SAM riboswitch aptamer (S box leader) from Oceanobacillus arenosus, 119 nucleotides, folded computationally.
RNA sequence: CUCUUAUCAAGAGCGGUGGAGGGAAUAGGCCCUUUGAAGCCCGGCAACCUUUAAGUUAGACUUUCUAAUUUAUUACGGUGCCAAAUCCUACAGGUCACCCGUGAUCUGGUAGAUAAGAG
Repeated sequence: CUCUUAUCAAGAGCGGUGGAGGGAAUAGGCCCUUUGAAGCCCGGCAACCUUUAAGUUAGACUUUCUAAUUUAUUACGGUGCCAAAUCCUACAGGUCACCCGUGAUCUGGUAGAUAAGAG
């Protein structure tokens, strides 16, 4: 970098440092920020991998082992995350409203983020 699968409306500091930006990219909008942005340190959150127990299914060399899976559990470790839905919209379709091309709402898609696995 590519592919597959899962998740993305919950949660997380009134700390230190730093000193002007930040909210992925493009466009539009809307926000955060000198009452201190990003980054770094500490702290925290969550539970993808992980720990333990029980159940189910399949296979085998069948009082057991292996694999998959479900529920509960764990938080040493590997990642991740810590304004706002992935901040909102963009493409397609449905429903409703009206000033009839706009608004509201729902579903799907695209793009993206994170994890695990494969190449």